Notes:
A computed fold for a 73-nucleotide RNA from a Gammaproteobacteria bacterium, annotated as transfer RNA. RNAcentral holds the sequence, with entries from ENA. The source organism's lineage runs through Bacteria, Pseudomonadati, Pseudomonadota and Gammaproteobacteria. It matches the Rfam family "tRNA". Rfam classes the family as a transfer RNA.
[in-house]
RNA sequence: UGGGAUAUGGUGUAAUAGGUAACACGCUUGGUUUUGGUCCAAGAGAGUAUGGGUUCGAGACCCGUUAUCCCAU
Repeated sequence: UGGGAUAUGGUGUAAUAGGUAACACGCUUGGUUUUGGUCCAAGAGAGUAUGGGUUCGAGACCCGUUAUCCCAU
């Protein structure tokens, strides 16, 4: 320098062909227990790396940028 991949709660992953972002673990509260753990119930927590565009509507499609990783030179 060129090409490719990835970026979504605290963590790991979903989300068909564009239609109000889900699950597990973790966390909080309550119940159970002598206590802890296990188990049960409820709850909080992300608008999707970033700036634009298309669209009635974008995590998804298009363009640019950033970060990380891989390949080539």